RNA sequence: GGCCGGGUCCUCCGCAAUGGAUGCCCGUGAAAUUGGUCAGGUCCGGAAGGAAGCAGCCAUAAGCGGGAUGUUUCAUGUGCCGGAGAGUGCCUGGCUUUU
Numbered sequence: 001g002g003c004c005g006g007g008u009c010c011u012c013c014g015c016a017a018u019g020g021a022u023g024c025c026c027g028u029g030a031a032a033u034u035g036g037u038c039a040g041g042u043c044c045g046g047a048a049g050g051a052a053g054c055a056g057c058c059a060u061a062a063g064c065g066g067g068a069u070g071u072u073u074c075a076u077g078u079g080c081c082g083g084a085g086a087g088u089g090c091c092u093g094g095c096u097u098u099u
Stems, first nucleotide, its partner, number of pairs: 001096008010085005015079002017076005024067005034059004042051003
C1' cells in the first nucleotide's frame, strides 16, 4: 500500500421509554333552545275526560374533573435495543505485498 472484518459517527425502518390527544369507568353537568315525568295553575268540554305545559325531580349532550388500563394515534436532541444502508471520517484486528 491492497483485501476482508469489527467498533464508532451518519441515515432509514422496527421496538421500547417519555409526553400530548383519543378510547374505557366514575363523578359533575343545560338559565335559554335535550328528553321523560310533570304538583300548582291555564285552556277545551254540559259532564266524563282531554290538551298544552311552568316550577321541581330523573336521565343525559357538549364541556369539566378524577381513576384504572395501555385501545387507536401524534411527537421526541429519550435508548444505542434489533435490522438494513451510505461515507472511508476516526479507531482496531486478520491476511498479503513492498521497503
This is a predicted structure of a 99-nucleotide RNA (Bacterial small signal recognition particle RNA). Of the family's consensus pairs, 96% are formed in the model. Its Rfam family is "Bacterial small signal recognition particle RNA". For this family Rfam cites "Prediction of signal recognition particle RNA genes" (Regalia et al., Nucleic Acids Res, 2002).